[in-house]
Background:
c-di-GMP-I riboswitch aptamer from Pelotomaculum sp. UBA1371, 77 nucleotides, folded computationally. The sequence was found by an Rfam model in a public genome assembly. Its Rfam family is "c-di-GMP-I riboswitch aptamer". From the family's description: GEMM was predicted in a large-scale screen for bacterial structured RNA regulatory elements. The source organism's lineage runs through Bacteria, Bacillota, Eubacteriales, Desulfotomaculaceae and Pelotomaculum.
RNA sequence: UCUCGAAAAGGGCAAACCUGUACGAAAGGCAGGGACGCAAAGCCACGGGUCUUUAACAUGACAGCCGGGUUACCGAA
Repeated sequence: UCUCGAAAAGGGCAAACCUGUACGAAAGGCAGGGACGCAAAGCCACGGGUCUUUAACAUGACAGCCGGGUUACCGAA
């Protein structure tokens, strides 16, 4: 350094649900509470997928669905 994820330390994130919203057509987002889980549950819609919307084309969302890309704390085998 690469692969990997035992133990420990310092920490991090936050599902369902509840509340709010002067965001949005919706899906959803954002803020507060909450904690099921997560070693990338950090970031990127590139491929697939799901959801929204449309008569269809188009539109938009999800990175906590999978793959891929990229960056990163700790350090046993």